Record summary
Small-subunit ribosomal RNA, central domain from Pueraria montana var. thomsonii, 350 nucleotides, folded computationally. Lineage of the source: Eukaryota > Euphyllophyta > Spermatophyta > Phaseoleae > Pueraria montana.
[in-house]
Context: one part of a larger RNA
RNA sequence: UUGGGCGUAAAGCGUCUGUAGGUGGCUUUUUAAGUUCGCUGUCAAAUCCCAGGGCUCAAUCCUGGACAGGCGAUGGAAACUACCAAGCUGGAGUAUGGUAGGGGCAGAGGGAAUUUCCGAUAGAGCGAUGAAAUGCAUAAAGAUCAGAAAGAACACCAACGGCGACAACACUCUGCUGGGCCAACACUAACACUGAGAGACAAAAGCUAGAGGAGCGAAUGGGAUUAGAUACCCCAGUAGUCCUAGCCAUAAAUGAUGGAUACUAGGCGCUGUGCGUAUCGACCUAUGCAAUAUUGUAGCUAACGCAUUAAGUUUCCCACCAGGGGAGUACAUUUGCAAGAAUGAAACUC
Numbered sequence: 001u002u003g004g005g006c007g008u009a010a011a012g013c014g015u016c017u018g019u020a021g022g023u024g025g026c027u028u029u030u031u032a033a034g035u036u037c038g039c040u041g042u043c044a045a046a047u048c049c050c051a052g053g054g055c056u057c058a059a060u061c062c063u064g065g066a067c068a069g070g071c072g073a074u075g076g077a078a079a080c081u082a083c084c085a086a087g088c089u090g091g092a093g094u095a096u097g098g099u100a101g102g103g104g105c106a107g108a109g110g111g112a113a114u115u116u117c118c119g120a121u122a123g124a125g126c127g128a129u130g131a132a133a134u135g136c137a138u139a140a141a142g143a144u145c146a147g148a149a150a151g152a153a154c155a156c157c158a159a160c161g162g163c164g165a166c167a168a169c170a171c172u173c174u175g176c177u178g179g180g181c182c183a184a185c186a187c188u189a190a191c192a193c194u195g196a197g198a199g200a201c202a203a204a205a206g207c208u209a210g211a212g213g214a215g216c217g218a219a220u221g222g223g224a225u226u227a228g229a230u231a232c233c234c235c236a237g238u239a240g241u242c243c244u245a246g247c248c249a250u251a252a253a254u255g256a257u258g259g260a261u262a263c264u265a266g267g268c269g270c271u272g273u274g275c276g277u278a279u280c281g282a283c284c285u286a287u288g289c290a291a292u293a294u295u296g297u298a299g300c301u302a303a304c305g306c307a308u309u310a311a312g313u314u315u316c317c318c319a320c321c322a323g324g325g326g327a328g329u330a331c332a333u334u335u336g337c338a339a340g341a342a343u344g345a346a347a348c349u350c
Stems, first nucleotide, its partner, number of pairs: 004321002007304002012318001014201004021194003025088004031082001033081002035077004040072004049065005091191001092188003096183004103177007110154001114150004119145003125136002162169001206247005215241002220236004258317003262313002266295002269292001271290004299306002323350003332343004
C1' cells in the first nucleotide's frame, strides 16, 4: 500500500479571502519526461518455486532451470498524463438592461411606554406574595390631569418570509457603498476548483481610557421560606448592559452534516424574476431559471433517519479521529494590559 472513517458512536477548523502545493473542459500538432513493448547488463551463494538425482523413505542433501521485481544501456510505440504551438465555447469572468432585500457605514427625524422632577385635584393607604414581611406614604404617597427632562428599545405589519461568508441584521427618511438573481445576447478564451502556512471578520461575557446611566440587573444588603437556605420568592441595588476609541478571539460559533463538479421518481408550498395564453383589474391556468420549506420513491444507514439543499451515485482538494480516565491538565513556546487563548504530552490507572 492492497483496505478505515468523520449528522447522533472518537472525528468538519466559527466563517471567509487567498500564497505555495495538489487537481483540472473540448479539438488538432510537436517532443518523448512519466507510461508501454522488444533486446540487453547487473541484482554473490544459500533460501522460495519447478524438474531430475541420491542417503531403504521422509526431513536433510546434490544437480539444473525459471517467473516476478529493482536499478541501468539501447531500439521502437504515441492512446493517456506532461511539454510545445494553434484554435474552440459548454466552466469562469466582463460589459448591457432590469429587479428584490431588517446587507454594511454615516447623518437627521419620530411616537408609544418607563423613570424622575415641577404644578394641580384629592386625602389613607399603596406595593408585594402561595401567605406575608422588609419597602413607600399625613414632611401628602398611590390614583387622575397638565408641563419638563433623560436614557434605552422600536408594538402592529411579521410569515414555514427576506438578506448576509459566519457572527449577525427590523421605527422613518437621506447620503455613500458591497453582494445576489433574472433576461437577451456581445466580448475574453480555461483565466478554473481546493487551499498547508498567512490575513480579515467574528455573539455574549470580560479588560483599558473617556463620556453616559431610564429600565433591567451579577456582586452586596435586607425580608421571607427552611432543620439549615451563602438558593428558588420579595424589597432595594454596584459593576455591567448603551455610546466613542482600542483590546480579547472564545460559544451546544449547530444543519452537532467542510468546499467544488456532474448525475439520479414525484407531490405540495413560499420568495425573486422571465415567457406564453386570457382578461386587461384582481382572480385563474401552464411553464423556464435562481433561492427557500415540507412530504416521499429508488438508494444509503447500526438504527434513528437522509432522500435533487443527500447522510444516494462519481471525481478533486483541505481539516480532523484512533478505548475510558489522567487532560484540554503539566512542561515549553507564541500571544494578551489582565482574565485567559492557541499549540499540547507522559507516568499511572481501569